[in-house]
This is a predicted complex of two RNAs, RNase P RNA and transfer RNA, with 469 nucleotides together.
Rfam match: Bacterial RNase P class A. Its family is annotated with dimeric ribonuclease P complex, tRNA processing and ribonuclease P activity in the Gene Ontology.

RNA sequence: AGCGACGGUCGUUCUAUCGCCCGGCAGCGAUGUCGGGAGGAAAGUCCGGGCAGCACGAGCCACCAUGCUUCCUAACGGGAAGGCACUUUGAGAGAUGCAUUAAUGUAAUGUGUUAGCGGGGUGACAGCGAGCGCCACAGAAAACAAACCGCCUAAAACGGUGAAAGGUUAUAGGUAAGGGUGAAAACGCGGGGUAAGAGCCCACGACGCGUCCCGGCGACGGGCGUGAUGGCAAGCCUCAUGGGCUGAAAGACCAUGUAUACCAGUCUGUCUUACGACGGCAAGCCGGCUCGCUUGCAUGACUGGGGGGUAGGUUGAUUGAGACCGUCGGCGACGGCGGUCCUAGAUUGAUGAUAGAACUCGACAGAACCCGGCUUACAGACCGCGCUAUUU
RNA sequence: GGGCGGCUAGCUCAGUUGGUUAGAGUGCCUGCUCGACAUGCAGGAGGUCACAGGUUCGAUUCCCGUGCCGCCCACCA
Numbered sequence: 001a002g003c004g005a006c007g008g009u010c011g012u013u014c015u016a017u018c019g020c021c022c023g024g025c026a027g028c029g030a031u032g033u034c035g036g037g038a039g040g041a042a043a044g045u046c047c048g049g050g051c052a053g054c055a056c057g058a059g060c061c062a063c064c065a066u067g068c069u070u071c072c073u074a075a076c077g078g079g080a081a082g083g084c085a086c087u088u089u090g091a092g093a094g095a096u097g098c099a100u101u102a103a104u105g106u107a108a109u110g111u112g113u114u115a116g117c118g119g120g121g122u123g124a125c126a127g128c129g130a131g132c133g134c135c136a137c138a139g140a141a142a143a144c145a146a147a148c149c150g151c152c153u154a155a156a157a158c159g160g161u162g163a164a165a166g167g168u169u170a171u172a173g174g175u176a177a178g179g180g181u182g183a184a185a186a187c188g189c190g191g192g193g194u195a196a197g198a199g200c201c202c203a204c205g206a207c208g209c210g211u212c213c214c215g216g217c218g219a220c221g222g223g224c225g226u227g228a229u230g231g232c233a234a235g236c237c238u239c240a241u242g243g244g245c246u247g248a249a250a251g252a253c254c255a256u257g258u259a260u261a262c263c264a265g266u267c268u269g270u271c272u273u274a275c276g277a278c279g280g281c282a283a284g285c286c287g288g289c290u291c292g293c294u295u296g297c298a299u300g301a302c303u304g305g306g307g308g309g310u311a312g313g314u315u316g317a318u319u320g321a322g323a324c325c326g327u328c329g330g331c332g333a334c335g336g337c338g339g340u341c342c343u344a345g346a347u348u349g350a351u352g353a354u355a356g357a358a359c360u361c362g363a364c365a366g367a368a369c370c371c372g373g374c375u376u377a378c379a380g381a382c383c384g385c386g387c388u389a390u391u392u
Numbered sequence: 393g394g395g396c397g398g399c400u401a402g403c404u405c406a407g408u409u410g411g412u413u414a415g416a417g418u419g420c421c422u423g424c425u426c427g428a429c430a431u432g433c434a435g436g437a438g439g440u441c442a443c444a445g446g447u448u449c450g451a452u453u454c455c456c457g458u459g460c461c462g463c464c465c466a467c468c469a
Base pairs, nucleotide, nucleotide: 001388002387003386004385006384007383008382009381010380012358013357014356015355016354017353018352020037021036022035023034024033025032026031039364043375044374046373047372048371049370050369051247052246053245054244057291058290059289060288061287063243064242065241066240067239068082069081070080071079072078083125084123085122086121087120088119089118090117094114095113096112097111098110099109100108101107102106126238127237131236132235133232134231135230148179149178150175151174152173153172154171156169157168158167187205188204190202191201192200207227208226209225210224212223213222214221215220251315252314253313254312260306262305263304264303265302266301267300268279269278270277271276280297281296282295283294284293308468309467310466322341323340324339325338326337327336328335329334359362393465394464395463396462397461398460399459402418403417404416405415411449420436421435422434423433424432442458443457445455446454
């Protein structure tokens, strides 16, 4: 200096005049004066909580959500630190095969395969060893495997020959090394072995499991032993954990006004003088069931439909898991302690207009009960970090 | 403010255990039929399955995000 899927901060400023919303003070009032007045996302409404109502009763089923571990937190599907997997990059050269060269104890170079290490990035990352289902086309075979070509064995015919062998044709069997198909072909690779072959056996690796040993809180890692092999759960499902429903148009209070006309459904027994007790029915916590609780049960009630009336005000509502600074603890998210501060609150819904000045010429966009996150949109500026190149 | 649903051809709609070529009606174009038109018959064109990302061998379909459109929700006795 450039680059960036990286992290963080800011995101026009100042002056004057006139307006708008809220609060304090003065005033009988008109009004005057003082103070405050959008965001990092106020957005999407995707999660979690506070708060409120419904009896914030119990259990089972159903339904929904989450899904490596530990921690943080009021809580979370969020965050921090880790584990594992995949991917990219870098350095080194471990194991092993092949080739070349020189040399014959081997060494060097090139190249292939495989494993490990460091940095960056990504991950809806429990379980197909419970069951069911699916895997099109192609291909011989797609899941208690399969023989198209190829390889091997046997015997037959043809042909050949002095006699054979090799050869051609069809038959029976063996074989998953090689070819070919596919997203995926029953572990990779090398050696042994074999008629040819095969984890059939062995070395090095990939994988699963364990009343085992060691390290770690744990996910997991290392070792030892042992065993076997497809994939898909953002397919049904299994396991574990969590979840009651409705949201500020919730809810509380005041005021105004009206007819509950009509329709549908449900609506009581025993004992007792009575109070009351035990049952029955209906409604209320919603999808189903069981139990429990509360209220009501006959000329009026309750529920639903449908009519009628009012469409006004106060509250909920802004001091809160609050912000900033310092300090201590922690790798960190975060927490403890001390100090300072009060920072929008509308309800047809305020934050604007004009004039002047400055610069880098200004992006995405605007509260509506409140917080913590996630996601999405965003001109530009600054700081940190990483990489690359050049100069000293 | 809160809740719910949809987006497939110009228009109205089908299409699901994910499967190779996404259909129907209507409209449009061409030809035939007719003296000519309508009707009728035959053929054809027309699709980023709203957009972007993921899972998968493979996505209109499954999952996630964005955009657009539509619907519902006041109080009293």